[in-house]
Formats: sequence, structure tokens, C1' cells
RNA sequence: GCCUUAUCAAGAGUGGUGGAGGGAAUAGGCCCUGAGAAACCCGGCAACCGGUAACAAACGCGGUGCUAAAUCCUACAGAGUAUGCGAUCUGAGAGAUGAGGG
Repeated sequence: GCCUUAUCAAGAGUGGUGGAGGGAAUAGGCCCUGAGAAACCCGGCAACCGGUAACAAACGCGGUGCUAAAUCCUACAGAGUAUGCGAUCUGAGAGAUGAGGG
């Protein structure tokens, strides 16, 4: 990297280093950021698997993971509203994470 499957509106920092970007990719929007971005460390959270326990709840112990905003929103299709733009709902697609597989 590929396939299958479950979940994706909950939760989590006034810390240290760092020093300009970041929010997956393309486009459009909207945001975060020198009152300090990314990244790393520490802390924290508890989604999945394992473990303890076991009716359930619970425990952060091990492996992943996560730690602004719904996966930040939209893009494709359908519904109904309007019919000029647009807004709403459902689904798909794309993506993320876990578990399993070849």
C1' cells in the first nucleotide's frame, strides 16, 4: 500500500523545548496562530484490542489511538422547500482510527 468490518456531534493542558505556519489531499469557504503554528517531550483522555474483574458498571495495567471547531463545512446522488443564489435531511464517495485478513 490492498481487502473486510465497526466507529467517527462524547472526552482530554494557563506545562517544557521550538520559532511560522496549521486545520489529510484538490477547489471553494470558514477558522486557529508571535497572547506562539507544525514537530518533539511531559501531562491528560478513553475510541478499539488485550489484561484484571465480571451481570453490568469499573480499573489506564499492556498495544494502538486521540488531545480547537461534527471527520470544521461543502463538492456526488436522492428527498422535500425554494426555484436565482441558498439553507435542511438522508445516503454515497473520500478520509481517520481500531480489529481481522491476503